[in-house]
The RNA shown here (c-di-GMP-I riboswitch aptamer) has 89 nucleotides and comes from a soil metagenome. It matches the Rfam family "c-di-GMP-I riboswitch aptamer". Rfam links the family to the GO term cyclic-di-GMP binding. The coordinates come from a structure-prediction model, not an experiment, and the mean pLDDT is 85.

């Protein structure tokens, strides 16, 4: 799954904590959700601390700037995996 009942989760935003960031956690709050329960294996996306490359300063180092990169993040983007509550005809 039924315009049913029971029960559940909680976007944006605000406050606090945490993290380099993306983001996460707690409180408030509800845009939505029938797996919006769990798992980062694949793709997408976000971030770039560290690393690499380039660049400028005579040179080197350090520092600055730019680019690239996930070992970071995201399960409320998709695929896949695991588990599960309630209930008529």
């Nucleotide at each position: 799954g039924a315009u049913a009942a029971a029960g559940g989760c909680a976007a944006a935003c605000c406050c606090g904590u945490u993290g380099a960031a993306a983001g996460a956690c707690g409180g408030g709050g509800a845009c939505g959700c029938a797996a919006a329960g769990c798992c980062a294996a694949g793709g997408a996306u976000c971030u770039a601390a560290a690393g690499c490359u380039a660049u400028g300063c005579a040179c080197c180092c350090a520092u600055g700037u730019a680019g690239c990169u996930a070992c970071g993040a995201c399960a409320g983007c998709c695929u896949g995996g695991c588990c599960g509550c309630c209930g008529a005809a």